[in-house]
Context: one part of a larger RNA
């Protein structure tokens, strides 16, 4: 380096942006760097190929040829990359019109629950369990009503549904705001696709700092169970969970499926739009999301226009188990520890 590969055997970066680089529609007229033809020149010798010749043969020696795939010079070709100057709309934008939504921020507001106060009514239990016991209660529990407080999450609609890149988004309002879609084909004209390095966001738990703190509930404590229980069960309980501000950067971060584009039977559902008609509807069409399923793949499973098929064009990774995603050493982090990341040894 070729080569084969990454659903589930080893392998798609958590997710986006996006520089540098790779790659790039449709035509037209030039250059001629890559191409590609022709010519000159060099490309020592020996070696190694082929044809021959001497050594009695063969290594071995020796003649001529070929090669020397290369490079410089020169004269041409212009398809195809490629520059440079037009044109051009199918890519890719913007422009108007429209409807949709738990997308994001911020402020307000609302009811039911749980809990804890305060006051009646009430009297012996209650709580729990597989069965007790720890616990709570005659200093009045629990139940029940009335009334504060204070938190955290938002039942019913809710879906195979909707939106976001992912991460994740739900109880009503308001305000500022992102993307997406469909019509119209008005503009601009390849302004494009991928992305090492880099920058941004990223659940949960963890950190720090100042708040909150009602149910939960690591750790801790006490009751059980059991040989034993540093656990499953039960009674409590603190960090945490909750804001705000700042850190971490990791999850089966999953579709275990990188991302653009273009082509390959259909069938039935649903979500957003748009169009026609004869409207219980129905056909046609853009996106979006499910289920079946041909042809193709595929080791099976199972994928099937939302591909894991058929190809292009860019990026990440993968090379046998174990050591080890670990040790050094950088590099970030307050730390946790994250990320980069071997090797002896062994099978």
């Nucleotide at each position: 380096c070729u080569g084969g590969g990454c659903g589930u055997a080893a392998a798609g970066c958590g997710u986006g942006c996006g520089c540098a680089g790779g790659c790039g529609g449709u035509u037209g007229u030039g250059a001629a760097a890559g191409u590609c033809a022709g010519a000159a020149g060099u490309g020592a010798a020996a070696u190694c190929c082929c044809a021959g010749g001497g050594c009695u043969c063969a290594a071995c020696c020796u003649u001529g040829g070929a090669a020397u795939u290369g490079c410089u010079u020169u004269u041409g070709a212009a398809a195809c990359u490629u520059c440079a100057c037009g044109a051009c709309u199918a890519g890719a934008g913007u422009a108007c019109u429209g409807g949709a939504g738990g997308g994001g921020u911020u402020g307000g507001c609302g009811g039911a629950a749980u809990u804890u106060c305060g006051a009646g009514u009430g009297u012996a239990g209650c709580a729990g369990u597989g069965a007790a016991a720890u616990g709570c209660g005659u200093a009045g529990a629990u139940a029940u009503u009335c009334g504060a407080a204070g938190g955290a999450a938002c039942a019913c609609c809710g879906a195979u549904g909707g939106c976001g890149u992912a991460g994740g988004c739900a109880g009503c309002c308001a305000a500022c705001u992102g993307g997406a879609c469909a019509g119209u084909u008005a503009c601009u004209g390849a302004c494009g696709c991928u992305c090492a390095u880099g920058c941004a966001c990223g659940a949960a738990a963890g950190u720090a700092u100042g708040g909150g703190g009602a149910g939960c509930a690591a750790a801790c404590a006490g009751g059980a169970u059991u040989a034993g229980a540093u656990a499953c069960c039960c009674u409590g309980g603190u960090a945490g969970u909750c804001c705000a501000u700042a850190c971490c950067g990791u999850a089966a971060a999953c579709g275990a499926u990188g991302u653009g584009u273009g082509c390959u039977a259909g069938u039935u559902g649903u979500c957003g739009g748009g169009c026609c008609c004869u409207u219980a509807g129905g056909g046609c069409u853009c996106g979006g999301u499910g289920a079946c399923g041909c042809a193709g793949c595929u080791a099976a499973c199972g994928c099937u226009u939302u591909a894991a098929g058929c190809a292009c064009a860019c990026c990440g990774c993968c090379u046998g188990g174990g050591g080890a995603g670990u040790a050094c050493g950088g590099u970030c982090g307050c730390a946790a520890g994250a990320u980069u990341a071997a090797a002896a040894c062994u099978c």

A computed fold for a 347-nucleotide part of an RNA from a metagenome, annotated as small-subunit ribosomal RNA, central domain.
RNAcentral holds the full RNA, with entries from SILVA.
Its Rfam family is "Bacterial small subunit ribosomal RNA". Its family is annotated with structural constituent of ribosome and ribosome in the Gene Ontology.
The prediction has a mean pLDDT of 88.